Model confidence (mean pLDDT): 86 of 100.
Predicted 3D model of an 82-nucleotide RNA (c-di-GMP-I-GGC riboswitch aptamer) from a Nitrospiraceae bacterium.
The source organism's lineage runs through Bacteria, Pseudomonadati, Nitrospirota, Nitrospirales and Nitrospiraceae.
It was read from a public genome assembly, where an Rfam model found it.
RNA sequence: CCCGAGAAAGCCAAACCCUUCGAGAGAAGGGGGCGGAAAGCGACGGGUCUUGGAAGUAAGCGAGACAGCCGGGCUGCCGAAG
Repeated sequence: CCCGAGAAAGCCAAACCCUUCGAGAGAAGGGGGCGGAAAGCGACGGGUCUUGGAAGUAAGCGAGACAGCCGGGCUGCCGAAG
C1' cells in the first nucleotide's frame, strides 16, 4: 500500500414523526434506526428531480436540488488474517 475480521474504541444515520425555512425539488434542528469502511468533503462527468421562458408536449437552454444513484477527485479512524 492492497485488503476489511461474527475484532475493539468511537463515528454517521434511511423510512417515518415533530418544529422551522423554501414556490418547489429539498434543507436545518429534535426524535428514530434501515443501513454505511468513507453514509467525511466537494456538483467535475453521467443520472434523477424541481423550476423558468411557456403559450400544447418534448428536446435543447437558463436557474436550482440530490454526494445514502454511478464514475472520477481530495482527505481520513482502527486493524486480525492474507